[in-house]
Context: one part of a larger RNA
């Protein structure tokens, strides 16, 4: 002056409780150790790895392995030398393909061999090659916690202190009061963006033909301002009026000084090192997709608040030209066929489920539940064998609510429905980012568990 204590002492947080629903049990997804393997590229590991980095591993991606192949090379600059014109491109053979042999076809000029372009050759090119304990850049955590500085001055031999401690009060080192301090700065808050109400202006959108819904964009409002208690006549605080809204209205975005030599050389950039006929390039094929097991994180149930069958209501918020695709036909369907409108509030994507009506099914491994496998098809794509996605019929597994143990949520939240987008030819998306429809419960309290913050 710090950290720490199973020391005090106030004091916060979905931290306990209190509730509501889940995970650990069953099947599949997916990620990870592990094991195996020619190869299962690499990196991430308590919180702060594990549906992370991958917001798209059939080939490419690609970084690994087996095989064929090339060395000034895929790629960028330049220098000498030949060649004296291309070179991409076309046909032949061979090959798994790269490439290799062979053949034709063919540039531009001021005619100066100049541009370019092949070929030797040399300078270099090239490394997802090793160090993230050399490093910029960016991130994570603590924590959106209220803390962490400085300038003078003052106290102290000094290291420091003080300021920033104390009473109150806040979400807050936020404010008031005092006080050897005065002042300041980076945090806080506001300034910013969306949302709840209105008023106006404008309208290729709806329409019932406008006053309004809806869009657009400028603008009001809210500021403890009003009134009562309390309080120190302060900050403030309960409680009302008024209001669409009431005490930071609800959301984001924003993340201080610094901590974990945290992460990351595999986004990118670089120092240092190391490979140069190989550790570098190219092609095919294989793998990254193995599989006794173990961890995560989902998804789907295990049923009657269901299940199925038939009717019929109600969004919003993306996205669309190598694109969204409508009526209309075929096909049980997955799709096909067609081809209208749409650079889009104008057309498509679009029938939103879940709700609500009737009907059935009556507690059983079932008309619950969908894994597993057979057969047939159906789209993407040079190609679905390793390894794709969808359909139809058939098969019908665990699974009867889950042990110690543990997780998320204070409301339009949790929980349940559905829907869209980026990736993206297609898709292993049950992710993950957004959107809206229904819409609960409980909070006594701060003894205890966990992290934080004051002061001692």
């Nucleotide at each position: 002056a710090g950290a720490c204590g199973g020391g005090g002492a106030c004091c916060c947080g979905c931290a306990c409780a209190a509730g509501c629903g889940g995970u650990g049990g069953a099947g599949c997804a997916u990620g990870u150790g592990g094991u195996u393997u020619a190869a299962u590229u690499c990196g991430a590991c308590a919180g702060u790895a594990a549906g992370c980095g991958a917001g798209g591993a059939a080939c490419c991606u690609c970084a690994c392995c087996a095989a064929g192949g090339u060395u000034u090379g895929a790629c960028a600059u330049c220098c000498g030398g030949c060649u004296g014109c291309a070179g991409a491109c076309c046909c032949c053979a061979a090959g798994a393909a790269a490439c290799u042999g062979g053949g034709g076809a063919g540039c531009c000029u001021u005619c100066g061999a100049g541009g370019g372009u092949g070929c030797c050759g040399g300078a270099c090119a090239g490394a997802u090659g090793c160090u993230g304990c050399a490093u910029g850049g960016u991130u994570g955590u603590c924590g959106u916690c209220a803390g962490c500085u400085c300038g003078u001055g003052u106290c102290g031999u000094g290291a420091g202190a003080u300021g920033u401690a104390c009473c109150g009060u806040u979400a807050a080192u936020u404010c008031g009061g005092g006080a050897a301090a005065c002042g300041a700065g980076c945090g806080c808050a506001a300034c910013c963006c969306c949302u709840a109400u209105c008023c106006u202006a404008u309208g290729u959108u709806u329409c019932a033909u406008g006053u309004g819904u809806c869009a657009u964009a400028g603008g009001a409002a809210a500021c403890u301002g009003c009134c009562c208690g309390c309080u120190u006549u302060a900050a403030g605080u309960g409680g009302g009026a008024g209001g669409a809204a009431g005490a930071u209205g609800g959301g984001g975005a924003u993340g201080a000084c610094g901590u974990c030599a945290a992460a990351u050389c595999a986004g990118c950039a670089u120092g240092g090192u190391u490979c140069u006929u190989a550790c570098a390039c190219c092609u095919u094929g294989g793998g990254c997709g193995a599989c006794a097991c173990a961890c995560g994180u989902g998804c789907u149930a295990c049923a009657a608040u269901g299940g199925g069958a038939a009717g019929u209501a109600c969004a919003a918020a993306g996205g669309g030209a190598c694109g969204c695709c409508a009526a209309a036909g075929c096909g049980c369907a997955a799709g096909c066929u067609g081809g209208a409108g749409c650079a889009a509030a104008u057309c498509c994507u679009u029938u939103a489920a879940a709700a609500c009506u009737u009907c059935u099914c009556u507690c059983a491994g079932u008309u619950c539940g969908g894994a597993u496998u057979g057969a047939g098809g159906g789209c993407u794509g040079c190609a679905a064998c390793u390894c794709g996605c969808c359909c139809u019929c058939a098969u019908g597994a665990a699974g009867c609510u889950g042990g110690a143990a543990u997780c998320g949520c204070u409301a339009g939240u949790a929980a349940a429905c559905g829907u869209g987008a980026a990736u993206c030819a297609g898709c292993c998306a049950c992710g993950u980012c957004a959107c809206g429809u229904u819409g609960a419960a409980u909070a006594c309290g701060u003894u205890c568990u966990c992290g934080g913050g004051u002061c001692u």